[in-house]
RNA sequence: AGGUGAGUAGCUCAGUUUGGUAGAGCAGUGGUCUCCAAAACCGAAGGUCGCAGGUUCGAUCCCUGUCUCACCUGCCA
Numbered sequence: 001a002g003g004u005g006a007g008u009a010g011c012u013c014a015g016u017u018u019g020g021u022a023g024a025g026c027a028g029u030g031g032u033c034u035c036c037a038a039a040a041c042c043g044a045a046g047g048u049c050g051c052a053g054g055u056u057c058g059a060u061c062c063c064u065g066u067c068u069c070a071c072c073u074g075c076c077a
Base pairs, nucleotide, nucleotide: 001073002072003071004070005069006068007067010026011025012024013023020057029043030042031041032040050066051065052064053063054062
């Protein structure tokens, strides 16, 4: 330098054939239970879908640019 993959909740990850209400588990938090706690069970909260543009009635999803990380190939010495 070129190529491929990844970036979504605090963490680990889903998200269908090119699109139509953003989800799960864990953690944290409130409650039930308990003498207290743990465990178990129930609930609520938590999101700039890396960033900036474009297409579209509508974008996590399609297109362009860019940033970060990983891997592969190559160049110099």
A computed fold for a 77-nucleotide RNA from a Victivallales bacterium, annotated as transfer RNA.
The prediction has a mean pLDDT of 82.
The organism belongs to Victivallales, within Bacteria.
Its Rfam family is "tRNA".
The sequence was found in a public genome assembly.